Context: one part of a larger RNA
C1' cells in the first nucleotide's frame, strides 16, 4: 500500500432457557426459512481412524468460540449363507520348450495367470455411545463326512468314474402385448381427542391399521410332439451318450415332458404395533399392548430376450448331467432321522462429498441402486412427507 480489496454460492433468521471467565454462531425449546430424482437413503472406488466417549482451546477454522473432520487420552469394525479368497474362464498378460535378434531384448506352443462375466446356502425382529443378513431370540437354507433305519447289490455284479466323447451352462437389439408383485390412495376396523370463543357429538380431528426367507402346492403363461427297438461308416480311442438313418406306440385344436412368476395356505398362540402404566430431576429405563380387514390403483421390477420384427447375426470355461475307457464291494439310493464340521481377509466412519480427484473446510468433477404424496404426459416445474439443511463471521 491498507485498517484498502475480500472473509468463498443472496437458502434466512427470531427469541426464551443453558453451560461458561468470556456466547450472534455451542446445548435445549419454541417459532421461521431451504432441499425433498435430493442438499434424503443404500453401495462401488478412494480416503485410512476422520467413528463413539471423556477431556482441551496454542495453533488450524478465511471473524469469535466453551464447539469441531482440531488436540490429548480411553473405546469401537465379531459371518457356513454379504463380498473376497476358493472352482472356471474373457481380453490382455506371462510363457518350458521353440522362432528370431549385435547385446539387452522381441514373439509365441503346452501351460499358466487374469473379473468388469459363470459357479452351493438367509430371512425377520431385537440389541450397542460406537458393529451388526455379523451378535440376540425365533425360524431356515447348503455343502462334505459319520452312525441309524428302509430298499437295493456283492462275479446273474450294485456303484465309483475321466486330464477324454456329447449334453447343458450360453446369452444380440428394437417393440408391443399379457399375467403379476412393489409401492400408493381411499375406505374398514382399532386407540385417542373434541365444542367454556361464530358454528360442530358429527359424513367431526388426530394417529394406527405391519410382517421375510423357507416349506407345502402347483396356477396365470411360455417352449418341444413324446417314448421304445433295430442298423450306423460321424463326434480323432471305446461307448449303451449325441448324431445320421429305418420301423413300432402314443398323440396330432391333444397326450407325454420341461419351464414358470404370483396368490393361497404354512412360517405365527410369533415378531411389530397406536396408546397407556411404572421408576428417573434431565437424559433416559422398565412393562402391559387395540385393530392388524377390504377395494381401486399401479410400475422402468417380476414371469422373461417369454413372444413378434429385424440386421450389425449378438463370449469361454467350469461347477452339474450323461457316455464309456478304467475301477470294483462293508458298497450305492432315500420325501427320512441324529450327530459333527465349514478355516482365513474385508466389516468402524465419509462417499456428489468440509472426509475422495482438484496446494484449501476450493460453487468444478466423480460409477451403480432406492428415490414417497398433490398437479403433470413426465425422473420436467411448483408445493409437500420422511429424512436432511439455513451453506463459520
Nucleotide at each position: 500500500g491498507a485498517g484498502u480489496a475480500g472473509c468463498g454460492a443472496u437458502a434466512a433468521g427470531g427469541a426464551g432457557g443453558g453451560u461458561g471467565a468470556g456466547a450472534a454462531a455451542c446445548c435445549c425449546u419454541c417459532c421461521c426459512g431451504c432441499c425433498g430424482u435430493a442438499a434424503g437413503c443404500c453401495u462401488a472406488a478412494g480416503g485410512u481412524u476422520u467413528c463413539c466417549c471423556g477431556g482441551g482451546c496454542a495453533a488450524g477454522g478465511g471473524u469469535a468460540a466453551u464447539c469441531c473432520g482440531c488436540c490429548c487420552g480411553g473405546g469401537g469394525u465379531u459371518a457356513g449363507c454379504c463380498g473376497g479368497c476358493c472352482c472356471c474362464u474373457a481380453a490382455g498378460c506371462c510363457g518350458a520348450g521353440g522362432c528370431c535378434g549385435a547385446a539387452a531384448g522381441g514373439c509365441g506352443u503346452a501351460g499358466g495367470u487374469g473379473a468388469u462375466g459363470g459357479g452351493a446356502a438367509g430371512c425377520g425382529g431385537g440389541u450397542u455411545a460406537a458393529u451388526a443378513u455379523u451378535c440376540c431370540c425365533g425360524c431356515g437354507c447348503c455343502a462334505g463326512c459319520a452312525g441309524g433305519c428302509a430298499g437295493c447289490g456283492u462275479u446273474u455284479g450294485a456303484g465309483c468314474g475321466a486330464u477324454g466323447g456329447g449334453g447343458g451352462g450360453a446369452c444380440g437389439c428394437a417393440g408391443g402385448a399379457g399375467g403379476g408383485u412393489a409401492g400408493g390412495c381411499c375406505a374398514u376396523c382399532c386407540g385417542g381427542g373434541u365444542g367454556u370463543u361464530g358454528g360442530u357429538c358429527g359424513u367431526c380431528c388426530c394417529g394406527g391399521u405391519u410382517c421375510a426367507a423357507g416349506c407345502c402346492g402347483g396356477u396365470a403363461g411360455g417352449g418341444g410332439g413324446a417314448g421304445g427297438u433295430c442298423g450306423u461308416a460321424g463326434g480323432c480311442a471305446a461307448a449303451u451318450c449325441c448324431g445320421c438313418g429305418a420301423c413300432c406306440u402314443c398323440g396330432u385344436u391333444a397326450a407325454c415332458c420341461c419351464c414358470g412368476a404370483g396368490a393361497g395356505g404354512u412360517g405365527a398362540a410369533g415378531a411389530c404395533g397406536a396408546g397407556c402404566c411404572c421408576c428417573g430431576u434431565u437424559a433416559g429405563g422398565g412393562g402391559c399392548g387395540a385393530a392388524g380387514u377390504g377395494g381401486c390403483u399401479g410400475a422402468u421390477c417380476c414371469c422373461a430376450c417369454a413372444c413378434u420384427g429385424c440386421c450389425a447375426a449378438g463370449a469361454a470355461a467350469a461347477g452339474c448331467c450323461u457316455c464309456u475307457a478304467g475301477c470294483g464291494a462293508u458298497g450305492c439310493u432315500g420325501u427320512c432321522c441324529u450327530g459333527c464340521u465349514g478355516a482365513c481377509c474385508g466389516u468402524a466412519c465419509c462417499g456428489c462429498a468440509a472426509a475422495c480427484c482438484g496446494a484449501c473446510a476450493c460453487a468444478g468433477g466423480u460409477a451403480g441402486g432406492c428415490g414417497g404424496g398433490g398437479a403433470g404426459a413426465g425422473a420436467a416445474u411448483c408445493c409437500u412427507c420422511a429424512g436432511g439443511c439455513g451453506c463459520u463471521c

A computed fold for a 393-nucleotide part of an RNA from a Deltaproteobacteria bacterium, annotated as large-subunit ribosomal RNA, domain III. It matches the Rfam family "Bacterial large subunit ribosomal RNA". The prediction has a mean pLDDT of 82. Taxonomically the source falls in Myxococcia (Bacteria, Pseudomonadati, Myxococcota).